[in-house]
This is a predicted structure of a 474-nucleotide part of an RNA (small-subunit ribosomal RNA, 3' major domain) from an uncultured bacterium. RNAcentral holds the full RNA, with entries from ENA, Greengenes and SILVA. Rfam family: Bacterial small subunit ribosomal RNA.
Context: one part of a larger RNA
């Protein structure tokens, strides 16, 4: 000086409390530990691992194992010699890789050569082997907390202190007054996006008041309004009251779409945890080198006595089927979305228009209306298994998703404990992308719909921030 304390002050935050709603019990998906395995590839482990690297494991990916095979090699430069190929077809062996066999087979030339492909010799290879405790870089925590520090000047032998303390204030070391301190950086805030309301430009593919024709914004028309996209403006405790020396605080105060940070993002000081990441990448060093490189096939990454994490779907009447009816936003689409017809109980299949799209197209449920259901393991609930199918794709046995039809398990609200959330938030309802051939997505990212409750307080329980005091701790 720190650190720490079941020491004290003062102060915050879904931390407690008040609430709503879940998790721990069920069944199924996920990840992880075990166990098993030829292999069940490798990292991730309290908070800060366990829908996490993985934003798509049927082969590919892919690192793992079995087995079969090459050894300058799978890839690119380069120097040199030698060939006119080499690729592609056909057939033969094989599980491929790959070997053979047969065809077919170059341009340009200034005739020296080039170029270009293959073969050879050399240089350089190649490794998801090791070590994140040799590193870069990037990312997580503490924390969007209010802190870290510096320059001169003082004090102090020195470490160092002081500014940064104090008295008010603020979300905030904000700010204000006060002072041996006076400035100053990095942070905080502001500036950047979006959102919520006016103006002001434009006005198609978007809109349709009012005018004509109409079945129809479908055409003429039209810019008014909706939007949609750029400029700008609006909000600053600016005014009013009360309090205050200021700063600022209080008002169901005025005006205002919007009021004291308006809401949401994006932005994360100095640091901490030898915290993750040598498997994204890039690197020291060390290790493999007819293999720890590399091609190839099939199995593995998916196993299952068990244990946890995170999630979906229930257990029902605020509910379940069934008919009929309304309303979104914010993406996507050309090997793409597919309108509309026909066909099939269904996935889906066959025509076949628009649309590289504010134009065409994928597109709502929850709601509301009517009806059945009457408490019951049910007209709840949908795991399991049979059986037939439809769809990607070379292939769906190991191991896809989706349909019909039959079966219809476990569940009657979950035990200590335990999580999330203060408002358009939680619940709830469904829609949309990213990866992608298809999809094990109940998962991640977004998008509107419908819409609560509850906060006395700060004693306690977790974290944290300033001050102070104790130390035999660094």
């Nucleotide at each position: 000086u720190g650190a720490c304390g079941g020491g004290g002050g003062c102060c915050c935050g879904c931390a407690c409390a008040a609430g709503c709603g879940g998790a721990g019990g069920a069944g199924c998906a996920u990840g992880u530990g075990g166990u098993u395995u030829a292999a069940u590839u490798c990292g991730a482990u309290g908070a800060u691992a366990c829908g996490c690297g993985a934003g798509g494991a049927a082969c590919c990916u892919u690192a793992c194992c079995u087995g079969g095979a090459c050894u300058c090699a799978a890839a690119u430069g380069u120097u040199g010699a030698c060939u006119g190929a080499c690729a592609g077809g056909u057939c033969u062996a094989g599980a491929a890789a790959u070997a053979g066999a047969c065809u077919c087979u170059u341009c340009c030339u200034u005739c020296g050569g080039g170029a270009c492909a293959g073969u050879u010799a050399g240089c350089a290879a190649g490794g998801u082997g090791c070590u994140g405790c040799a590193u870069g870089g990037u990312u997580g925590u503490c924390g969007u907390c209010a802190g870290c520090u510096c320059g001169u000047g003082c004090c102090g032998u020195g470490a160092g202190g002081u500014g940064u303390c104090a008295g008010g204030u603020u979300a905030a070391g904000u700010c204000c007054u006060a002072u041996a301190a006076c400035g100053a950086g990095c942070g905080c805030a502001a500036c950047c996006c979006c959102u919520a309301c006016g103006u002001c430009c434009a006005g198609u593919u978007g809109c349709c008041a009012g005018c004509g024709g109409u079945a129809a914004a479908c055409c003429g028309g039209g810019g008014a309004c909706u939007c949609u996209g750029g400029a700008g403006g609006a909000a600053c405790u600016g005014c009013c009251u009360a309090c205050g020396c200021a700063a600022g605080u209080a008002g169901a105060g005025a005006g205002g779409a919007a009021g004291g940070u308006g809401g949401g993002g994006a932005u994360g000081a100095c640091g901490u945890c030898a915290a993750a990441u040598c498997a994204g990448c890039a690197c020291g060093g060390c290790c493999c080198u007819u293999a720890c490189g590399u091609c190839c096939a099939g199995g593995g990454c998916g196993a299952c006595a068990c244990a946890c994490g995170u999630g979906c779907u229930a257990c029902a009447a605020u509910g379940g089927c069934c008919g009929g009816u309304a309303c979104a936003g914010a993406g996507g689409g050309c090997a793409g979305c597919c309108g509309c017809c026909c066909u099939g109980c269904g996935a889906g299949g066959g025509g076949g228009a628009g649309c590289g799209a504010a134009u065409c197209u994928c597109g709502a449920a929850a709601g509301c209306c009517g009806g059945c259901c009457u408490c019951a393991g049910u007209u709840c609930g949908g795991a399991u298994c049979g059986g037939a199918g439809u769809c990607u794709g070379c292939a769906a046995c190991u191991c896809g998703a989706c349909u019909c039809c039959g079966u219809g398990a476990a569940g009657u609200u979950g035990g200590a404990u335990u999580c999330g959330c203060u408002a358009g938030u939680a619940a709830u309802c469904g829609c949309g992308c990213a990866u992608c051939a298809g999809c094990c997505a109940u998962g991640g990212c977004g998008c509107g719909g419908u819409g609560a409750a509850u906060a006395c307080g700060u004693u306690c329980c977790c974290g944290g921030g300033c001050c102070u005091u104790g130390u035999a701790c660094a």